[in-house]
RNA sequence: UCGUGCUAAGCGGGGCGCUAGCGGUGCCUUGAACCCGCAAUCCGCUAUAGCGGGGCUGAAUUCCCACUCUGAGGGCGUUGUCGGUCUUUGGGACUGCUGGGCUAAGUGGCGCGGAAGGCCGGGUCCUGUGCGGCGCAGACCCGUGAAAUUGGUCAGGACCGGGAGGUAGCAGCCAUAAGCGGUUAUCUGUGGGUGCCACGGGGUUGCCUGGCUGGAGCUAACUGGUCAGGCAAGCCAGGGGUCGCAGUUCGACGAGGGGUGCACGA
Numbered sequence: 001u002c003g004u005g006c007u008a009a010g011c012g013g014g015g016c017g018c019u020a021g022c023g024g025u026g027c028c029u030u031g032a033a034c035c036c037g038c039a040a041u042c043c044g045c046u047a048u049a050g051c052g053g054g055g056c057u058g059a060a061u062u063c064c065c066a067c068u069c070u071g072a073g074g075g076c077g078u079u080g081u082c083g084g085u086c087u088u089u090g091g092g093a094c095u096g097c098u099g100g101g102c103u104a105a106g107u108g109g110c111g112c113g114g115a116a117g118g119c120c121g122g123g124u125c126c127u128g129u130g131c132g133g134c135g136c137a138g139a140c141c142c143g144u145g146a147a148a149u150u151g152g153u154c155a156g157g158a159c160c161g162g163g164a165g166g167u168a169g170c171a172g173c174c175a176u177a178a179g180c181g182g183u184u185a186u187c188u189g190u191g192g193g194u195g196c197c198a199c200g201g202g203g204u205u206g207c208c209u210g211g212c213u214g215g216a217g218c219u220a221a222c223u224g225g226u227c228a229g230g231c232a233a234g235c236c237a238g239g240g241g242u243c244g245c246a247g248u249u250c251g252a253c254g255a256g257g258g259g260u261g262c263a264c265g266a
Base pairs, nucleotide, nucleotide: 001266002265003264004263005262006261009057010056011055012030013029014028015027016026020046021045022044023043024042034054035053036052037051038050063259064258065257067256068255069254073250074249075248076247079246080245082244083243084242085241086240087239088238089237090236091235094234095233096231097230098229100227101226102225103224105223106222107221108219109218110217117213118212119211120210121209122208123207124206125202126201127200128199129198130197131195132194134191135190136189137188138187139186141182142181143180144179150175151174152173153172158167159166160165
């Protein structure tokens, strides 16, 4: 060095989670990689840390390395003077929006056909009286109205009387009381969410209005200024979620480097 037969070892790894810890089942990742049984109310183990059964490869492309590089992906307990986005709590300096007061510089409107101001009145307001109107009640007037207990006249009949005559009186008729109904005028009383009415008293802050005086301002719609407010979209501060970036940690696949037997024969 070659051949044959073996053995160690391998036939996937990693992150998270679980766990005292390790490995597995689970989730994710890498990427291609024997089979069966077990396992979340978990399963199997103990630093040599899945167990049991079977199969294949086998000392190297394949096994090992606490070595170097690369770096999929995962984790980070308040990681960060970081960024984006969503949400929540608060603020009210600034921007914005907004109701109000004041001002009167500009625009507009009114004003010498007379502004503001001043004086004197009237109305609006309260109250009283009168008059009118309206409503109600009563009087007056008209009609009706006693059937059973109003009045008059009382046929017939009744009673008294010798008679003349007299007495009471039913029905009917007439009239009337209470009551009922009605009409419009008149009269009386009374009331009010009554009046283009009359007169008197009070009040007159405001508003409207008349007269006199006065002699140039008045107004505040818009812009501007100013004062104290409101909202909270932007903004500021805090909290939370999520994504990214940076940091840190673990780290698959891959590249490089290194390491690893035994027996027999030639």
The RNA shown here (Bacterial large signal recognition particle RNA) has 266 nucleotides and comes from an Anaerolineae bacterium.
It matches the Rfam family "Bacterial large signal recognition particle RNA". Its Rfam clan is "SRP clan". The family's RNA type in Rfam is non-coding RNA gene.
Model confidence (mean pLDDT): 77 of 100.
The sequence is in RNAcentral, with records from ENA.
It is recorded under the gene name ffs.